[in-house]
Context: one part of a larger RNA
RNA sequence: CGUAGGAGAUUUGCGAGACCCUGUCGUUAGUACGAGAGGACCGCGAUGGACAGACCACUGGUGCAUCAGUUGUUCCGCCAGGAGCACUGCUGAGUAGCUAAGUCUGGAAGGGAUAAGUGCUGAAAGCAUCUAAGCACGAAGCCUGUCUCAAGAUAAGAUCUCCACAAAAGGGGCGUUGCAGACGACGACGUAGAUAGGCUGCAGGUGUAAAUACGGUGACGUAUGUAGCCGAGCAGUACUAAUUACCCGAAA
Numbered sequence: 001c002g003u004a005g006g007a008g009a010u011u012u013g014c015g016a017g018a019c020c021c022u023g024u025c026g027u028u029a030g031u032a033c034g035a036g037a038g039g040a041c042c043g044c045g046a047u048g049g050a051c052a053g054a055c056c057a058c059u060g061g062u063g064c065a066u067c068a069g070u071u072g073u074u075c076c077g078c079c080a081g082g083a084g085c086a087c088u089g090c091u092g093a094g095u096a097g098c099u100a101a102g103u104c105u106g107g108a109a110g111g112g113a114u115a116a117g118u119g120c121u122g123a124a125a126g127c128a129u130c131u132a133a134g135c136a137c138g139a140a141g142c143c144u145g146u147c148u149c150a151a152g153a154u155a156a157g158a159u160c161u162c163c164a165c166a167a168a169a170g171g172g173g174c175g176u177u178g179c180a181g182a183c184g185a186c187g188a189c190g191u192a193g194a195u196a197g198g199c200u201g202c203a204g205g206u207g208u209a210a211a212u213a214c215g216g217u218g219a220c221g222u223a224u225g226u227a228g229c230c231g232a233g234c235a236g237u238a239c240u241a242a243u244u245a246c247c248c249g250a251a252a
Base pairs, nucleotide, nucleotide: 001152005163006162007161008160009159010158011157015149016148017147018146021049022048023047024046025045026044027043033038051106052105053104054103055102059100060099061098062097066093067092068091069090070089071086072085073084074083075082076081110144111143112142117137118136119135120134170248171247172246174190175189176188177187178186195241196240197239198237199236200235201234202233204230205229206228211224212223213222214221215220
């Protein structure tokens, strides 16, 4: 820009893409078959491998804004207690998120038309013949079926609702933002409000803070005390910020 008014939703599916793999075991059955040795088809069930998708309850990894321990040094006047730097100083743990080695799921069944092949009926050719007319079966393959996209499918589809001669329905900008994200986009919210931050509580992490008292010559230990501190998690709460105002928008 188009889809012959302007919008908001919900859709049909022309078509396109993805998937398409396979082992072993049990049973049927030591049956059919076979002198024996051996040993099935058909069917039913179970469990793997590789691959793919999704997810984070579990097992783990990571987790440079969490906690603790600790070395050297500088500083906070000193002690105590801390802070900076030294690869995140080093080390031990670790929430959310992300993640695989973790977990779940998938390949199908079914249907249709067929290939090689197997047939029925059946002439030409009184017989025979699956073929010439006709009819029936028959593959991991083909078309479907499963999943995703999909009306610029210009053949531009369909359904429902809203707006109606006036700046409407609706949309945008702006702001607070997200598990959405390079930016656009997408989603939530904007005081008639829990959108983000703060605060409070909880979960969870670390592992028992500082100060004081007591014990010990002391290093240190014990008690107060599952303490103190705490990023992302889950709730609650208008304390802070989402103010007011603005722009576009309907008959070629």
The part of an RNA shown here (large-subunit ribosomal RNA, domain VI) has 252 nucleotides and comes from Anaerophaga thermohalophila DSM 12881.